[in-house]
RNA sequence: AGAGUUUGAUCCUGGCUCAGGAUGAACCCUUGCGACAGGCUUAACACAUGCAAGUCAAGGGGCAGCGGGGGCGAAGCUUGCUUCGCCUGCCGGCGACCGGCGCACAGGUGAGUAACACUUAUGCAACCUGCCCCCCUCACGGGGAUAACCGGGAGAAAUCCCCACUAAUACCGCCUAACGCCUCUGGGCUGCAUGGCCCGGCGGCCAAAGGAAGCGAUUCCGGCGGGGGAUGGGCAUGCGGCGCAUUAAUUAGUCGGCGUGGUAACGGCCCACCGAGGCCACCAUGCAUAGGGGUUCUGAGAAGAAGGUCCCCCACACUGGUACUGAGACACAGACCAGACUCCUACGGGAGGCAGCAGUGAGGAAUAUUGGUCAAUGGGCGGGAGCCUGAACCAGCCAAGUCGCGUGAGGGAAGACGGUCCUACGGAUGGUAAACCUCUUUUGCCGGGGAGCAACGGGGUCCUUGCGAGGGCCCGAUGAGAGUACCCGGAGAAAAAGCAUCGGCUAACUCCGUGCCAGCAGCCGCGGUAAUACGGAGGAUGCGAGCGUUAUCCGGAUUUAUUGGGUUUAAAGGGUGCGUAGGCGGGCUGUUAAGUCAGCGGUCAAAUGUCGGGGCUCAACCCCGGCCUGCCGUUGAAACUGGCGGCCUAGAGUGGGCGAGAAGUAUGCGGAAUGCGUGGUGUAGCGGUGAAAUGCAUAGAUAUCACGCAGAACUCAGGAUUGCGAAGGCAGCAUACCGGCGCCCGACUGACGGUGAGGCACGAAAGCGUGGGUAUCGCACAGGAUUAGAUCACCCUGGUAGUCCACGCAGUAAACGAUGAAUGCUAGCUGUCCGGUUCUUCGGGACUGGGUGGCCCAGCGAAAGCGUUAAGCAUUCCACCUGGGGAGUGCGCCGGCAACGGUGAAACUCAAAGGAAUUGACGGGGGCCCGCACAAGCGGAGGAACAUGUGGUUUAAUUCGAUGAUACGCGAGGAACGUUACCCGGGCUCAAUCGCCAAAGGACAGCCGUUGAGAGGCGGCCUCCCUCCGGGGUCUUUGGCGAGGUGCUGCAUGGUUGUCGUCAGCUCGUGCUGUGAGGUGUCGGCUUCAGUUCCAUAUCGAGCGCAACCCCCAUCUACUGUUGCUAACGGGUAGAGCCGAGGACUCUGUCGAGAUUGCCGGCGCAUGCUUCGCGGAAGGCGGGGUUGUCGUCAUAUCAGCCCGGCCCCUCCGUCCGGGGCGACACACGUGUUGCUAUGGCCGGUACAGCGGGAUGCCAGGGCGCGAGCCCGAGCGGAACCCGAAUCCCGGUUUCAGUUCGGAUUGGCGUGUGCCUCCAGAAACCAUGUAGCUGGAUUCGGUAGUAAUCGCGCAUCAGCCACGGCGCGGUGAAUACGUUCCCGGCCCUCGCCCAAACCGCCCGUCA
Repeated sequence: AGAGUUUGAUCCUGGCUCAGGAUGAACCCUUGCGACAGGCUUAACACAUGCAAGUCAAGGGGCAGCGGGGGCGAAGCUUGCUUCGCCUGCCGGCGACCGGCGCACAGGUGAGUAACACUUAUGCAACCUGCCCCCCUCACGGGGAUAACCGGGAGAAAUCCCCACUAAUACCGCCUAACGCCUCUGGGCUGCAUGGCCCGGCGGCCAAAGGAAGCGAUUCCGGCGGGGGAUGGGCAUGCGGCGCAUUAAUUAGUCGGCGUGGUAACGGCCCACCGAGGCCACCAUGCAUAGGGGUUCUGAGAAGAAGGUCCCCCACACUGGUACUGAGACACAGACCAGACUCCUACGGGAGGCAGCAGUGAGGAAUAUUGGUCAAUGGGCGGGAGCCUGAACCAGCCAAGUCGCGUGAGGGAAGACGGUCCUACGGAUGGUAAACCUCUUUUGCCGGGGAGCAACGGGGUCCUUGCGAGGGCCCGAUGAGAGUACCCGGAGAAAAAGCAUCGGCUAACUCCGUGCCAGCAGCCGCGGUAAUACGGAGGAUGCGAGCGUUAUCCGGAUUUAUUGGGUUUAAAGGGUGCGUAGGCGGGCUGUUAAGUCAGCGGUCAAAUGUCGGGGCUCAACCCCGGCCUGCCGUUGAAACUGGCGGCCUAGAGUGGGCGAGAAGUAUGCGGAAUGCGUGGUGUAGCGGUGAAAUGCAUAGAUAUCACGCAGAACUCAGGAUUGCGAAGGCAGCAUACCGGCGCCCGACUGACGGUGAGGCACGAAAGCGUGGGUAUCGCACAGGAUUAGAUCACCCUGGUAGUCCACGCAGUAAACGAUGAAUGCUAGCUGUCCGGUUCUUCGGGACUGGGUGGCCCAGCGAAAGCGUUAAGCAUUCCACCUGGGGAGUGCGCCGGCAACGGUGAAACUCAAAGGAAUUGACGGGGGCCCGCACAAGCGGAGGAACAUGUGGUUUAAUUCGAUGAUACGCGAGGAACGUUACCCGGGCUCAAUCGCCAAAGGACAGCCGUUGAGAGGCGGCCUCCCUCCGGGGUCUUUGGCGAGGUGCUGCAUGGUUGUCGUCAGCUCGUGCUGUGAGGUGUCGGCUUCAGUUCCAUAUCGAGCGCAACCCCCAUCUACUGUUGCUAACGGGUAGAGCCGAGGACUCUGUCGAGAUUGCCGGCGCAUGCUUCGCGGAAGGCGGGGUUGUCGUCAUAUCAGCCCGGCCCCUCCGUCCGGGGCGACACACGUGUUGCUAUGGCCGGUACAGCGGGAUGCCAGGGCGCGAGCCCGAGCGGAACCCGAAUCCCGGUUUCAGUUCGGAUUGGCGUGUGCCUCCAGAAACCAUGUAGCUGGAUUCGGUAGUAAUCGCGCAUCAGCCACGGCGCGGUGAAUACGUUCCCGGCCCUCGCCCAAACCGCCCGUCA
């Protein structure tokens, strides 16, 4: 000192949360010792029991019992001793009693109290003060009672009553008395006022107690009066300290006066009378809460929070009230009364008050012993000894806090074992850790010694002294704690470590388990099969006798902002003005000293804090000293603020002159339009809409003409970034009244000003009341439409209130510039409105003042933006804000006729809500442009039958995958077995395959028999090679190590792939720009198939894409010349490149050429475009292919392959037989064949190209209707073989379920093959279904294309192929065009979307 969290990302605003410190704490886990401090925060709840205030016999009466003395008597006897009885208070002593002092302290608690209760500073000239100290006096002489006790009585008790006796330092007269008190009075001094002090005079009034010691003198303790001091109190006053204004008024002894009473004293403290005041927005009164302070915690400080322990003050003592006694109380362990509660009781009555110390119950998360001692300190009484003291000092319990100590130290690597992890033949961690060796002994344990706290007081004696006091010496006594602290010795590493955390914040990481479960969580958030976030483990980190959690406070939070914030858009400027209080205020000068500053003085208790020093072994702790922002007094200073006085004119105002304007109010006038009325003309519609209908109209509408009436508004032009007004607002013309403003002059006043809480006034529209008015428009309402619905929108036809006027109320708006008012200052440029001065060439220009706009510098701002009309720089005043929702809601109050307005919360809930800007995506936004996208045209699909794939269903199984476009004749380019992954059954478990090692065997193979569905089982026969004789090779069997899995996860992956899309895009470096995300470049203009190219340009370049380079086709040159070709020459045939020969041609194949808008014309700045033409085989990318940027869809595929993890292991592996993948009510996709006449059938007859061929293609011949069979030449192929069909020619058929169509079925045979039953193909004969061109909808292709016709190939024994991939033959139509549908590119606008419109999100219901 900051950090996390709003977004795809960014900046800002803003809340929430965390890291720190603290506590009288509590809870969880754990726990060795000591020191010091601490310990009912809750029920001021109730309390059993014990103790907590007594003491004095030197005040007094007294005396049963005890001890002593004295006296008398008796008994025993050792005749002076013992014992006993009686008498005697004479002495020690003594329960109770009278009396004195104390009990008002100490101790407890925090209920009440918002108050002179507390704090601080003053005052008392308005007061008191026992015990203590000092000073001055006095104490003479008497009296009457009463308790105890004795006697009697009542009662259960508590307690009480009656009679009689008695004492005092108890009580009461009297005497004496002033420097005392009171009345009257003379003089002096003095104070802020009442007044006070001093010196006097007359009169009056008030006292007392004794006791002890001593033979005594006397001494000591006391008594009364007065004065002074000290101490303690009482009263008054200034300042200070809590929340709510949803508490705004309050007060009747209230405020004051006079007088009486009362008090220690002042005072309405009380009372009588008189007056009518007192307090309050500077917060009275009320309500709620609360003891206050020193201090404590936090904080850099300012400040915020707290008030436990200790100290001071206050208040209280079961609750409420009252007084008595006393120096002091309205009294914690006193009294009385009332109340509640508890207890006793003989039922008649009584007793009690732990918020004293212990302790109990209760409450509670929670707080201790019914301990010891008066040894010390202190208190009460006493002359003293001494007694009393739950004050106090100690001990006990509790990690409840702070501080200190320990649980060992050094060495020790085979870096051991187990554990854990990994990249795993090994390594890492654990870890110098342990073991082991050497050493030490704090604390604890055992034994021994052993303090200080203790010296006063007391007694004796001496000294000093006026006395008292004080001092020296001596004597004897006193320790609860405690045999504790501390010291010495002994044994012995011996007895002593845990807790929390490890996703980010925040230090610390892996494995396993779990599988949105269990759980975690302070915030963000983790967990749905690879979780560093859950649980465990290993390891690590932090702190450590503690560690975490919870609660609370401060901090961080500048998040209430005095220090130190804001208000255009984030929360926040009042709708506007006038103005009261208040706070603020121009220039010069004098004075004052309230603020301000300085010196000095007083106070600010101690403790605490801090600085310095000291004592406990250190520290905490304790002790000593210094300091401490405040208040008061006093003396000064006079700049600034304030007060008072004088002067000024720059602020403000007055006056004179001039001017502009939709400022306001009232009255009058005007025309057009609209509607209505009357009349005329006129006839069938009008009106209205996207289209209609309701409505109006033959009873004459609409339209049109004339006249008239009514109400409302001032259309159009002027008229706009115009003007005026405080705002709301103001618009025909005229008149009257009236407000404000500007300029010029500088005559007058002389700071008269600015702001403005409350207050008052104004305040659009709608609304309300009363009355009027009502043409238009038109909430509600009615009807018609629209629609899935439209009871309720948009549209239409009507239409009441209202809209208009007068008066009154209401008082709100996005009342906005979302920007309060005022003043001053801070670069400019350019319009416009209204003035003034001046120049002028009469167009206008220059200067100046006020308003109203635009752009922009500095500056400001989160940015957008603002920018002399500030959101800049400053000053003054007001208003307002403090996360979102709940909510501008509820309650209360105020206002209102009502509607409603003003003021204005909380519970609860969320981790955000927001502002500005960025990049995308999106839009039934715009612009520009593409594509068989639409349109145009051709042919199909969707209807039928069949084929095939899919869904569904079924099944033992119908294996699996693919699912909008981008799955569905897809993986499959060949499922009868095999394939095969599925199902059923039968087998195997080193296994169906392979490698290595070891052991055994000698072969393995094969053959035979038997069994079995087969795999396999059983039995039998037969038996290896090389050799240096050690062994090696090979095979089988057995054992072991590695297996195997089409089991799961394509959302863990690689690789490959579909699609957007062959769309023109996607990026980088550098520079510049922005706080930043980003932008620029890539935008703009023209152009292109194209981010293609050109121009422009804060960018300049570059990369991946595009294009080109590659292949095929179209033309040609050159070369090549067989198996191809045949022009010339020769030979030759029925015919034929058949033969010789040739390379010309075609062709085969290789290398090249060719096209680049080259030329002309037109358009254009250029790039380029283009009609026609030239040349050319080809012309504007010549046609086709290959080629798919960055990326998207968690696209598809773990079953093609690879691969992480998980799972199975006599099976989820593997072998075999059989079945299934071919099922079938249905639904969909893709196809084939058709429905016929541009055809079908029959006959005849030509012409291809790509390819393939040895288990093959098969000429030719024969047989068969045919599939095919038999014989058989050639060819591993430019040589041999496979080979066309539409077409064309001829014939037939004539519109029909047919000579169309061929499904299905029956029969017969064929080829393949272990096997065609499930379940193949083709052939022949027979059968001859549906179907007559297909609804909504939908697909393909722009030329050698569509359409149509056949051919080949892969896979393959065969084939379910009508599929796929290729090949050639014949060979069209159409495109005006880009409005619309779909998809796409670029620019731009909007945006609350970013999972990106299949988004987001509102309401109702559940």

Predicted 3D model of a 1406-nucleotide RNA (small-subunit ribosomal RNA) from an uncultured bacterium. The sequence is in RNAcentral, with records from Greengenes. Model confidence (mean pLDDT): 85 of 100.